[in-house]
Context: one part of a larger RNA
Molecule: small-subunit ribosomal RNA, 5' domain
Organism: uncultured bacterium
């Protein structure tokens, strides 16, 4: 001199676009943050609506018929989105490669199939325990939930035919043959949607190797599944991954073991580069959900708002037993120099489920609150000298100086205020019309929907009206007198000031620099 999630001290006008617990991965009170599908399914709790029956003639009882749907089966989603940095010196990450050792729901392109049988069981009904959580029996029903049978183009495994490669074990073709396994689910508004088994693709993960990745020798030796290998288990796959057995190896002064500090990139800052700092916002990867551990579902978890034990902690209780998990949005309380609203909206982007309308969605887009930055704008502007009478300050008492500042004349209205009008972000789904042809697709044209928000904007109105600090003034390093104080009182970034005419200390007039900010502290180059 630059920079920063910055604090504090003093001080304020408005706007835009950013940021906002760097500290206790401390403990949490409320309330949202994951649903969805009735075009799988048995069905009616509620609320419409329509029949139907009663009669007090405007009420009531039935009835799943019809829109719908609480509860329940059942599929698909909860693995993504959001959040945190604790743990990790590691193939975590970063880059290059690679799997002939693999897996992929839901998408896309294809190939064939989608025939037929049975068992139950949730809910609902009864019966019952328990304060609660939550269960017990019983009887009866459904399906795209289960289980069986048939069917095998396909794929899997055997055995085998021919060609061909190879010294051989044996391998590659020939979508050869044969022989065994292994499927399915049906809805419907009639258009479609599914479902099953293969094939090729997309996407995601998995895994492997090379190289690169702090500090400490006042850590030098580690190390028995330890290194190899045969075998066999598992695994979607390779392998000590796992166990048997066998061999005696492996790793290290180009730092192993040990210990200390961190999540890692990409950026970011700084500098002229080399380097040296750093990982707040955003983007990609890892790792973790109260501590530890375990599997289960599943195409994916070994699973923030799923499951089980165990612990520490809160909290309910009829004492017998239960409930929880904000490092998700907000908000609380602690700590802390110090960091926000217990707000709106699914309008737009995206995601989950739906065939669709739609539902959900503290992902998202917005408001609020903050000078925490950046970044623009303004606080007026032109003339105006007896350089006014005046105040202040100085003084050699003539004048100097504040100072074109000010009255005063003239102008103009950014922005503030106050009325009017007033967006873009919307185009789709749908719904209505048409038109084309490939007959269920596409095109065209009307309609429909905005949280922000009566916001940006734009016009009008009155009038200088609404709008400057802050730090410095010995030297570095722009800017100087006066009083007061007298090694006192204090100042200081460093050299240093003050002991009676202090430009350094406190006031006060002037003057510099920067400005809606200025200075101090921290911290990096």
């Nucleotide at each position: 001199g630059g920079a920063u999630g910055a604090a504090c001290g003093c001080u304020a006008g408005c706007g835009g676009c950013a940021g906002g617990c760097u500290u206790a991965a401390c403990a949490c009170a409320u309330g949202c943050a994951a649903g969805u599908c009735g075009a799988a399914c048995g069905g009616u709790a509620a609320c419409a609506u329509g029949a139907a029956a009663g009669c007090u003639u405007g009420c009531u009882u039935u009835u799943g018929a019809u829109g719908a749907c609480g509860a329940g089966u059942g599929g698909c989603g909860c693995a993504c989105g959001g959040g945190u940095g604790c743990g990790u010196a590691a193939c975590g990450c970063g880059u290059a490669u690679g799997c002939a050792a693999u897996c992929u729901a839901c998408c896309c392109u294809u190939u064939a199939c989608u025939g037929g049988a049975g068992a139950a069981u949730a809910g609902c009904c009864c019966u019952u325990g328990g304060a609660a959580a939550c269960g017990a029996g019983g009887a009866a029903u459904a399906a795209u939930a289960c289980u069986c049978c048939a069917u095998a183009g396909a794929a899997u495994a055997g055995c085998u035919g021919a060609a061909u490669c190879g010294c051989a074990u044996g391998g590659u073709u020939c979508u050869g043959g044969u022989u065994a396994u292994u499927a399915a689910a049906g809805c419907u508004u009639c258009g479609g949607c599914g479902g099953u088994a293969g094939a090729g693709g997309a996407u995601g993960a998995g895994c492997a190797u090379g190289c690169g990745u702090c500090c400490c020798a006042u850590u030098a030796g580690u190390u028995a599944g330890u290194u190899g290998g045969u075998a066999a288990g598992g695994u979607a796959a390779c392998g000590g991954c796992u166990u048997a057995c066998c061999a005696a190896g492996a790793c290290u002064u180009c730092g192993a073991u040990g210990g200390g500090u961190a999540g890692g990139g990409g950026g970011c800052c700084u500098g002229a580069g080399a380097g040296g700092g750093u990982u707040a916002u955003c983007c990609c990867c890892c790792a973790c959900a109260c501590u530890g551990g375990u599997a289960c579902u599943g195409a994916g978890a070994c699973a923030c708002g799923g499951a089980c034990c165990a612990g520490a902690c809160u909290c309910c209780u009829a004492c017998g037993g239960g409930a929880g998990g904000c490092a998700g949005c907000a908000g609380u309380g602690a700590g802390g120099a110090a960091u926000a609203u217990u707000g709106g909206u699914c309008a737009a982007u995206g995601g989950a489920c739906g065939a669709a309308a739609g539902u959900c969605u503290g992902a998202a887009c917005c408001a609020g609150c903050c000078a925490u930055g950046c970044c623009g704008c303004g606080u007026g502007c032109a003339g105006g000298a007896u350089g006014a009478c005046u105040g202040c300050c100085c003084u050699a008492u003539g004048g100097g100086u504040u100072g074109u500042a000010a009255a005063c004349u003239g102008c103009u209205u950014u922005u503030a205020u106050a009325u009017a009008g007033g967006a873009a972000g919307a185009a789709a789904c749908c719904c209505c019309c048409g038109a084309a042809c490939g007959u269920g697709u596409u095109c065209g044209g009307g309609g429909c929907u905005g949280a922000c928000g009566g916001u940006a904007c734009u016009a009008u109105a009155a009038g200088a009206a609404u709008a400057a600090g802050g730090a410095c003034c010995g030297g570095c390093u722009a800017a100087c007198u006066c009083c007061g104080u007298g090694c006192c009182a204090g100042c200081a970034g460093c050299c240093g000031c003050g002991g009676u005419a202090a430009u350094a200390c406190g006031g006060a007039g002037g003057g510099u620099c920067c400005a809606a900010g200025c200075a101090u502290u921290a911290u990096c180059c």